[in-house]
């Protein structure tokens, strides 16, 4: 010094000034206005993908079925499908980084294309023995899977021995299986024995195993409740309408007057934010975490506030300019944005800043 690889944190600053929400005191002509104070977006509020609190409905404490998640091991947690830590497997020279990682010897089932064969094997070329006669690129019986050639995948793999050729047929070695030891809590790893190997792959096909899950959501839920219309009943009212094409009279419907009544809808409250809480520091743990003790008070809008202007200044950027130290002007800050709360994931993000690591190069 040049390349990479990991963890972290940040996400402009300061005033001024005019503005939104909201909490609190005050003050007023009180459906509100005024005026002080204080508060007033984020690492993701975001996707609404998982897991919880909370709230209703449903059913009762269990049990078998279904169905739909989850899937190495051990550990955190209120819980997970997240997180730390390990195993494995693979990628990388290595720091690291990925991985739906239970079962194929419980049944089914499935394996395009190509190739002879795609699972109780088979047999194109080729090797190789034996026969035939038309004596060759011939034809026929057999042997063989070592080569070739397909294929994502070919029935263990390299090597020797052996043999017409060959072939776990024989032997070492890897690989695999059964036992058994050893460490480890496990997941695994090693070691010995003994068996020529006896069961190709796909479970993000059905399936088997373990384990785990009532639904529905703050538009939840509960209160309070108009104006208009409309609904019920009580009283009265009427010369007039319909039952019942004008007899009366009574009734019922229907109509008009006052007075009560209840539902619903617009609205408001409440649910609303103190919470598995932030912040320091201390202990225990390898870590995720968890414990102690101090301390802060930390957005609630409800068509939805959180906003604009301007000046200075701090990063970046362009340009002239230089006495290389700078200076001048311009331009300038990304993703995005609460909605009942939490913890996760995932996804978007200019730029800055601060660590740890591994590789090659030089120098000592």
């Nucleotide at each position: 010094g040049c390349g990479g690889a990991u963890g972290g944190c940040u996400g402009g600053a300061u005033g001024a000034c005019c503005g939104c929400g909201u909490g609190u005191g005050g003050g007023u002509c009180c459906u509100g206005c005024c005026c002080g104070c204080g508060c007033g977006a984020g690492g993701a509020a975001a996707g609404u993908c998982c897991g919880g609190a909370c709230u209703c409905c449903a059913g009762g404490a269990g049990g078998c079925g279904a169905c739909g998640g989850u899937g190495c091991c051990g550990g955190g947690u209120a819980a997970c499908g997240c997180c730390c830590g390990g195993g494995c497997g693979g990628g990388g020279c290595a720091a690291c980084c990925c991985g739906a990682c239970g079962g194929a010897a419980a049944g089914c089932g499935c394996c395009a294309c190509a190739g002879a064969a795609a699972a109780c094997a088979g047999a194109c070329c080729g090797c190789c023995c034996c026969g035939g006669c038309c004596u060759g690129u011939c034809c026929g019986g057999g042997g063989u899977a070592a080569g070739g050639g397909u294929g994502a995948a070919a029935c263990g793999g390299u090597g020797g021995a052996g043999u017409a050729a060959g072939a776990g047929c024989c032997c070492a070695c890897c690989g695999g299986g059964g036992c058994u030891c050893u460490g480890g809590c496990a997941a695994c790893a090693g070691g010995g024995c003994c068996c020529g190997c006896a069961u190709g792959g796909c479970a993000a096909g059905c399936c088997c195993c373990a384990c785990c899950g009532g639904g529905a959501g703050c538009a939840a839920u509960g209160c309070c409740g108009a104006a208009u219309a409309g609904g019920g009943g009580a009283u009265c009212c009427a010369c007039c309408g319909g039952c019942a094409g004008c007899u009366u009279c009574c009734g019922c419907c229907a109509g008009g007057a006052u007075c009560c009544c209840g539902g619903g809808u617009a609205g408001g409250c409440a649910g609303c934010u103190a919470g598995a809480u932030c912040c320091g520091u201390c202990c225990g743990g390898c870590a995720a975490c968890g414990g102690g003790c101090g301390g802060g008070g930390c957005a609630g809008a409800u068509g939805a506030a959180u906003g604009g202007u301007c000046a200075u200044c701090c990063a970046g950027u362009g340009u002239c300019u230089u006495u290389c130290g700078g200076g001048a002007c311009a331009u300038g800050g990304a993703c995005a944005g609460a909605a009942u709360c939490c913890g996760g994931c995932u996804u978007a993000c200019a730029g800055g800043c601060c660590g740890u690591c591994c590789g090659c190069g030089c120098g000592c």
Predicted 3D model of a 364-nucleotide RNA (Bacterial RNase P class A) from Palleronia caenipelagi. Rfam family: Bacterial RNase P class A. Rfam classes the family as a ribozyme. The source organism's lineage runs through Bacteria, Alphaproteobacteria, Rhodobacterales, Roseobacteraceae and Palleronia.